The RNA shown here (transfer RNA) has 72 nucleotides and comes from a Candidatus Liptonbacteria bacterium. Its Rfam family is "tRNA". Rfam classes the family as a transfer RNA. NCBI's taxonomy places the organism under Bacteria, Bacteria candidate phyla, Candidatus Liptoniibacteriota. It was read from a public genome assembly. Its mean pLDDT, the model's own confidence on a scale to 100, is 80.

RNA sequence: CCCCUCGUAGUUCAACGGAUAGAACGGAAGGUUUCUAACCUUUUAAUGGGGGUUCGAUUCCCUCCGAGGGGA
Numbered sequence: 001c002c003c004c005u006c007g008u009a010g011u012u013c014a015a016c017g018g019a020u021a022g023a024a025c026g027g028a029a030g031g032u033u034u035c036u037a038a039c040c041u042u043u044u045a046a047u048g049g050g051g052g053u054u055c056g057a058u059u060c061c062c063u064c065c066g067a068g069g070g071g072a
C1' cells in the first nucleotide's frame, strides 16, 4: 500500500428492509428464609461517528474511527 471479515445492554449472542431492537448471564430493589444460597416479582441497560438510498435502515451504499485476518 491492497484485499477480506467484524463493530448491538456490563458480558455472550439474536433480530427475510417493517409491530415497543429481544434472550441468557450480570447489576439494583422487593418478597420468601432465623441467616446465606436457591427460588419468585419488578427494574436497570445497547445498534461505533457522519452522510446517502427508501414510505420505512441494526440490516443496503459511501466515508471516517476501531478490532481481527490475508497478500505484497
Base pairs, nucleotide, nucleotide: 001071002070003069004068005067006066007065010025011024012023013022018055026044027043028042029041030040031039048064049063050062051061052060